[in-house]
Predicted 3D model of a 137-nucleotide RNA (c-di-AMP riboswitch aptamer (ydaO/yuaA leader)) from an uncultured Actinomycetes bacterium.
Formats: sequence, structure tokens, C1' cells
RNA sequence: CUGACCGGUUCGCCUAAUCUCGGACCUUCCGAGAAUCGGGGACCCAGGUAUUUGGGGUGAAUCGGUCGCAAGACCGUAGGGCCACCUUCCCAGCCCGAACCCGUCAGCUCACCCGGUCGGCGUAAAGACGAGGAAGA
Repeated sequence: CUGACCGGUUCGCCUAAUCUCGGACCUUCCGAGAAUCGGGGACCCAGGUAUUUGGGGUGAAUCGGUCGCAAGACCGUAGGGCCACCUUCCCAGCCCGAACCCGUCAGCUCACCCGGUCGGCGUAAAGACGAGGAAGA
């Protein structure tokens, strides 16, 4: 100097999944509020013979092709994310393109009703514009 691995702190990223207060008690639990997210739910509107070939919801995660008896594997793709002062744009680069739930039932939908606030990770390349801040002289 470079590469790999492990741990911690700060910080950052995906996601709605964050913050504050109070009470218990030994570092977790309970309750409430704010913020934010999701579901159900009229008139009107939409829809027009579907209702086991069930139907529907959260989510970016949908659709297709090849191989395979199958389970699956691979290649693409709608769509989505990151690349560190903040926001936006462009180019290049790196990734994801899953999983789960309701239970025969739900279009939209004011009022109203119900529920969630988990979990998983670790980028440091180059440029343009704009505004702001800090430090230094």
C1' cells in the first nucleotide's frame, strides 16, 4: 500500500414501520398521543351474467421463453431501489424483479368502523444546474 473476514460506534440504505409522554420494572412490557401506512364502508358513477376454471388483499415484485416426468433451474421482462452536504436531472455502474395473508366474501365510495408502526442490510465512481449552510482568510 492492497485484499478478505469479525466486532463496536457514528452515520447511511430498503420499508408505512418514526417521534413524544406516562406507568410498571431491570432493560423489557403496557397504555396514550402525534405522524404515517393499510383494509372495510352510501347516493352518484362504473360494471352487465359472472358467482370452483372461485374471488380478493399487502407489496416494485408482473408477464413470457427454454430445459425438465415433476420438483425446479436458467434467460429475459413490466415495474422498483442504490450510487453520502440537501433537492432535481442526465450518463455510466451495481442490484431486486420475492414472499405472505383473507377464507366463499369485499368495484369506487362522504360519514363511520377496524388494524400496522415489523424486519433486513452496509454505498463511498464521474459530471451539470440551483439554492442554502458550515469552516477558514